Small-subunit ribosomal RNA from an invertebrate metagenome, 1513 nucleotides, folded computationally. Rfam family: Bacterial small subunit ribosomal RNA. Gene Ontology terms of the family: structural constituent of ribosome and ribosome.

RNA sequence: AGAGUUUGAUCCUGGCUCAGGAUGAACGCUAGCGGGAGGCUUAAUACAUGCAAGUCGAGGGGCAUCAGGACUAGACCUAGUUUAGUUGCUGGCGACCGGCGCACGGGUGAGUAACGCGUACGCAAUCUACCCUUAAGCGGGGAAUAGCCCUGGGAAACUGGGAUUAAUACCGCAUAUAUACCGAUGGAGGCAUCUUUGUUGGUAGAAAGUUGAGGUGCUUAAGGAUGAGCGUGCGUCCUAUUAGCUAGUUGGUGAGGUAACUGCUCACCAAGGCUACGAUAGGUAGGGGGCGUGAGAGCGUGGUCCCCCACACGGGUACUGAGACACGGACCCGACUCCUACGGGAGGCAGCAGUAAGGAAUAUUGGACAAUGGGCGCAAGCCUGAUCCAGCCAUCCCGCGUGCAGGAUGACUGCCCUAUGGGUUGUAAACUGCUUUUAUAUAGGAAGAAAUCUGAGUAUUGAUACUCAGUUGACGGUACUAUAAGAAUAAGCACCGGCUAACUCCGUGCCAGCAGCCGCGGUAAUACGGAGGGUGCAAGCGUUAUCCGGAAUCACUGGGUUUAAAGGGUGCGUAGGCGGCUAUAUAAGUCAGAGGUGAAAGCUCAUAGCUCAACUAUGGAAUUGCCUUUGAUACUGUGUGGCUUGAAUCAGGAUGAGGUAAGCGGAAUGUGGCAUGUAGCGGUGAAAUGCAUAGAUAUGCCAUAGAACACCGAUUGCGAAGGCAGCUUACUGGACCUGAAUUGACGCUGAGGCACGAAAGCGUGGGGAGCGAACAGGAUUAGAUACCCUGGUAGUCCACGCCCUAAACGAUGUUCACUCGAUGUAUGGUCUUCGGACUGUGCGUCCAAGGGAAACCGUUAAGUGAACCACCUGGGGAGUACGUCGGCAACGAUGAAACUCAAAGGAAUUGACGGGGGUCCGCACAAGCGGUGGAGCAUGUGGUUUAAUUCGAUGAUACGCGAGGAACCUUACCUGGGCUCGAACGCUAUUUGCUAUAUUGAGAAAUCGAUAUUUCCUUCGGGACGAAUAGUGAGGUGCUGCAUGGUUGUCGUCAGCUCGUGCCGUGAGGUGUUGGGUUAAGUCCCGCAACGAGCGCAACCCCUAUUCCUAGUUGCCAGCAAGUAAAGUUGGGGACUCUAGGGAGACUGCCGGCGUAAGCCGUGAGGAAGGUGGGGACGACGUCAAAUCAUCAUGGCCUUUAUGCCCAGGGCUACACACGUGCUACAAUGGCGGGUACAGAGGGUAGCGAAGCCGCGAGGUGGAGCCAAUCCCAGAAAGCCCGUCCCAGUUCGGAUUGAAGUCUGGAACUCGACUUUAUGAAGGUGGAAUCGCUAGUAAUCGCGCAUCAGCCAUGGCGCGGUGAAUACGUUCCCGGACCUUGUACACACCGCCCGUCAAGCCAUGGGAGCCGGGGGUGCCUGAAGAUGGUGACUUUACUGGGAGCUAUCUAAGGUAAAACUGGUGACUGGGGCUAAGUCGUAACAAGGUAGCCGUACCGGAAGGUGCGGCUGG
Repeated sequence: AGAGUUUGAUCCUGGCUCAGGAUGAACGCUAGCGGGAGGCUUAAUACAUGCAAGUCGAGGGGCAUCAGGACUAGACCUAGUUUAGUUGCUGGCGACCGGCGCACGGGUGAGUAACGCGUACGCAAUCUACCCUUAAGCGGGGAAUAGCCCUGGGAAACUGGGAUUAAUACCGCAUAUAUACCGAUGGAGGCAUCUUUGUUGGUAGAAAGUUGAGGUGCUUAAGGAUGAGCGUGCGUCCUAUUAGCUAGUUGGUGAGGUAACUGCUCACCAAGGCUACGAUAGGUAGGGGGCGUGAGAGCGUGGUCCCCCACACGGGUACUGAGACACGGACCCGACUCCUACGGGAGGCAGCAGUAAGGAAUAUUGGACAAUGGGCGCAAGCCUGAUCCAGCCAUCCCGCGUGCAGGAUGACUGCCCUAUGGGUUGUAAACUGCUUUUAUAUAGGAAGAAAUCUGAGUAUUGAUACUCAGUUGACGGUACUAUAAGAAUAAGCACCGGCUAACUCCGUGCCAGCAGCCGCGGUAAUACGGAGGGUGCAAGCGUUAUCCGGAAUCACUGGGUUUAAAGGGUGCGUAGGCGGCUAUAUAAGUCAGAGGUGAAAGCUCAUAGCUCAACUAUGGAAUUGCCUUUGAUACUGUGUGGCUUGAAUCAGGAUGAGGUAAGCGGAAUGUGGCAUGUAGCGGUGAAAUGCAUAGAUAUGCCAUAGAACACCGAUUGCGAAGGCAGCUUACUGGACCUGAAUUGACGCUGAGGCACGAAAGCGUGGGGAGCGAACAGGAUUAGAUACCCUGGUAGUCCACGCCCUAAACGAUGUUCACUCGAUGUAUGGUCUUCGGACUGUGCGUCCAAGGGAAACCGUUAAGUGAACCACCUGGGGAGUACGUCGGCAACGAUGAAACUCAAAGGAAUUGACGGGGGUCCGCACAAGCGGUGGAGCAUGUGGUUUAAUUCGAUGAUACGCGAGGAACCUUACCUGGGCUCGAACGCUAUUUGCUAUAUUGAGAAAUCGAUAUUUCCUUCGGGACGAAUAGUGAGGUGCUGCAUGGUUGUCGUCAGCUCGUGCCGUGAGGUGUUGGGUUAAGUCCCGCAACGAGCGCAACCCCUAUUCCUAGUUGCCAGCAAGUAAAGUUGGGGACUCUAGGGAGACUGCCGGCGUAAGCCGUGAGGAAGGUGGGGACGACGUCAAAUCAUCAUGGCCUUUAUGCCCAGGGCUACACACGUGCUACAAUGGCGGGUACAGAGGGUAGCGAAGCCGCGAGGUGGAGCCAAUCCCAGAAAGCCCGUCCCAGUUCGGAUUGAAGUCUGGAACUCGACUUUAUGAAGGUGGAAUCGCUAGUAAUCGCGCAUCAGCCAUGGCGCGGUGAAUACGUUCCCGGACCUUGUACACACCGCCCGUCAAGCCAUGGGAGCCGGGGGUGCCUGAAGAUGGUGACUUUACUGGGAGCUAUCUAAGGUAAAACUGGUGACUGGGGCUAAGUCGUAACAAGGUAGCCGUACCGGAAGGUGCGGCUGG
């Protein structure tokens, strides 16, 4: 110091989360020791038991208890011991009187928002026991009362009566320096009341003893010290959805009261006092020093320690006292608990321990007064749960240890891997040497102790002080020290996807689970669980909770508001805040010096003490504050004087849809009348509703009504905003310019407040032409509560009164100053050479600097500064609920929470998309030709069926596809029969000579048996081949194409896809690749912050079209010769065709036109071919998790007497049906019969098979020739010629079926092809729709081949023959390319997304009510107590006191009405959340009617429509 998380990516805004520190903690796992701290945060709940405040005999009467003495009596034989009794005589002392203490110490934080606390002052308004100092005094009397004794009551607690007695208890009297009060008089001082002091007169009040002495105590007064009381300034939480509160209230006078001031209390008088600088009310809370965190400012907190306050079961009250309204005192009321003889009593742990309860949770019913401190006492001493110690607890902090060194064959195990091996655990272990902290054992053993006291001594006899000696330790035989033996006694917890240090295997399979955030898990999980390994910390480690930090995320330090949340709709103006130049005074703010205070502890620095540290001690600093005082006077404030530039006034001028009122005008529209006139009008995408023969629409004239003002008109003007538009007049507001006459800071802003405030809406009364929510009808549609059409009511208009909201927007508050320019325009002024220049005020556009996340803003700032106001703090819930205010209502203003999410959002980027735009291309459309869709059949698919109908392919890009050939085989499927090292193959070892053939048995076969026969080579070792046995690796067309390789389809043979460097941008990214042309093309040219390059395009390759060269058999035959019935048949030839090898040729090269160029045009020339000549191969980056695990290969999983293997039979060929692809047809451009002509490319030895013969034919027989330019398949067909048919279900068409055959094959039943004969179905050109093709193409005709025994081939792949038509053109459909635009899409429009309804869960509002809580008010009653009155009774030591009675006040109680607040509640409202529910499609693209805002009405719902507004179209 930052990091993760919104996006495909980016920048920003913004929230959420994490890393750090802390704790009076708790929980989980674990645990060796010591030191120092800390330890009921909850129930201020209830408490058993013990202890926590006594002491003084030097105040007193006394003597129950203890000890001693004395005396009397007794026992023991005596000494003496002992027993009983008497005696206060002594030490002492229970209870009692009296004194002092009990108001301290200790606990707790309920209450309290307060002079309670903190800080600083004040008391001229006060008190203070014990202590210190000073002065004075202590005389003389009296009456009682406890105890004790006697006697009662009561269970007890306790208590009544009688008699008697003491005091430092109580009461008079005397004395009075001083004191208090009253009066007179003089001085001094201050702070208003006043204070102080001198003289003098009057009045009033004191005392206690004790002791041998010293002394101590007592009384009065003054002073000090200490402590307390009171007052005041300043500071001290949240809520305004708490705005008014107050009757002793505010003040005065007079009394009373207090230690003292005061409405503290009372009587009277006045009507005040507090409050937006937050009164009152409500909620919460003890305050501070400090503590935690933080760089600090702050924020949070107030446990331990210290100071203050408050409280002591809840509430009230006083008494005593120096001090209390009193924790371990009293009285009363109440609640609770206990005792009881039922009559009545007792009690108060928020003291220390301890118990119960509550709770996640917090300790011993310990020791000692040795130390420190306190009370009493002369003292010894006693008391002290204050305190000092110990015990329990890893609760925290600090320290120590669990060993150190060597030791590699890098041992074994474990784990991992590419697995004969390697890596890791790991110098780790074993093993060797060393050490002994700690623990254990033994021995020694502190400091803390100084005093007091006792004894002795010194000073000065004493008091007192000092010196010496003695006495005193709970902790504790503890700390510490020494010795002994021995590595011996001692390691865990969390984590390992990123943040965040640390990785692999197995298991699991959106399950189980994890998770702080993002997120993991759906068969290869570094994220779950386990293991190995690693990382971090360590006697601890993690989790949870809370606080600060990070968070500049409430911003004083230190934030924002055009679009992210956020400028009030606009102005005027109150309080407040801020304010021009100058002089002077003052010194409040401000600054400086000094003084006081700011307790200690803490923090911090230094030093020191415990072996270090924690801890502790000493000293310093700090304590940022407050107060007092002295000074300074720049700035601010205040007072006074002046100034003119801010502001205003004045004079002159000019300006405009500024406002209000009245009057006037024309066009248009509607309506009415009259007239002309006839069949339609109107309306729409197209229609219909509607109007019209009762005369519409149209046209003319006249009349009438209301509303709005064309042109001018504009990017214009005016106004504070809303807003304002015909013309004229009246009244009226403002800004502007010029001048510089007047005032002299009069200013700016503006919380509350007041006024204005579009449209819609409301009230009353008018008005009502057009338009037009609602409504009605017609259309559209699946529906259409809409868009469109026809009507139409409120309303729109006027007057008056309300409402008070808008995208009321420049989404930009007002004012002032400053900061380059260019240009347009409205309206003024000055100058002018009349061109213009300069200078104001407005309204616009473009830019510099600068700013901004960017878009953009930019003198009209969103720049740079100043002043004031308003507003914001994640999204949703929600501008909702409740409350309050306003309103006639609609509704407006103010304005939450629970709950929920990890985002919501802004700007810009790249894509994709659009029922956006532009440009261009393609058999894409159009123009044509021929088809499909109808029929029959073939074939594939779906579906259905089945034991099985094996599997795959499924829009384009599956469907005559994998399959280039299912009768068995194939075959993967089904049924049945069999096998289990297995059907195949490899390797090793051994044995062997087979294999195979023939015969035969069982069987459907596989298979199981029987019989017969028995390889080759050899260097004789053996080898080849085969079989058997044994071992081994099996096998799988089982799953996953979403784990993969390879291969393939498609976009698409479309023209695109990228890179390097540079430049631009914060960045994603852009530029290049865009632009202007051109091309089939990102093809080329030009331009350009780009310059180059790569993969694609093109070319290079093959076929074909022309020609040349070479070569000439099996091909060819012109010429020559031979020869035949004929025939290149033969000799020969290389000319030609052809064959097959090599060249040439085509490049816009030439010409003309256009053009800068690239290039285009020309039926140009030449040429076989002309503008890539035609065709093929060739397929960029990528897309579709496209297809294939069944071609093959392959990870993982599954299976192993089966999901493997063998065999027979069946199935893949089923058949109501649907679809795709084809064939044949429907006929005359044809069918049939006869004759006749011309190809190319292929194939052939388990083959093609000629001639001949047989058969109507399929075919049979036959076997020539051919391993092929030689022989064969092999007859090409359409065509041409001749004949026939005559438009019909036919001489068309051939399905279907019968019969008979042929061939292949082991076998044609399921289930082959072909032949002959017979039969002769549908079908007469095919609905919606749809396909192919642009030239040797379509169409049409036949031929061949692969597979193959045969063939379901009409399929596929090739070959040649004949051989067209049409293209104006790019509006539209489909697909594609580029540029641009919008976007809420990025899984990318098959996207996203809204609302109702239905289901589950959650929190919440209303709600008839019901149940509580705290507080206030009125009335009634009223304990203890206080005050006043009275006091006939009582006591008398008394000028006196008391009981009683009575008045007032009062805690508690009762009662009544209301307010506030909480819980619950049938029912009800909306809200949120929840993989796959229903209805629609509102929004995002022109989202298919642009959207949104306000308002009104309507509708299942999103929503629709009207009116006005906005651009965020």